[in-house]
């Protein structure tokens, strides 16, 4: 240099041919429950979907260029 592959919540990940609510375990908060912890139940918060542009009526998904990680090739 070239070629695939992934980037989604604080971790690990899911999301079927582009459709109207973006979720799951585990962390976290509160409350219950305890003499107090764990634990158990119950409720809640927390995403600009990596960036930028394009395509459509509509993009997490399609397209390009970046960006960043892993892998092959040379």
């Nucleotide at each position: 240099a070239g070629g695939c592959g992934c980037g989604u919540a604080g971790c690990u990940c899911a999301g079927u041919u582009g459709g109207u609510u973006a979720g799951a375990g585990c962390g976290c908060u509160u409350g219950c429950u305890u003499g107090a912890c764990a634990g158990g139940c119950a409720a809640g918060a927390g995403g600009u979907c990596c960036g930028c542009a394009g395509u459509u009526c509509g993009a997490c998904u399609c397209u390009g260029c970046g960006c960043g990680c892993g892998c092959c090739u040379a």

Source information
Predicted 3D model of a 74-nucleotide RNA (transfer RNA) from a bacterium. Rfam family: tRNA. About the family: Transfer RNA (tRNA) molecules are approximately 80 nucleotides in length. Its family is annotated with triplet codon-amino acid adaptor activity in the Gene Ontology.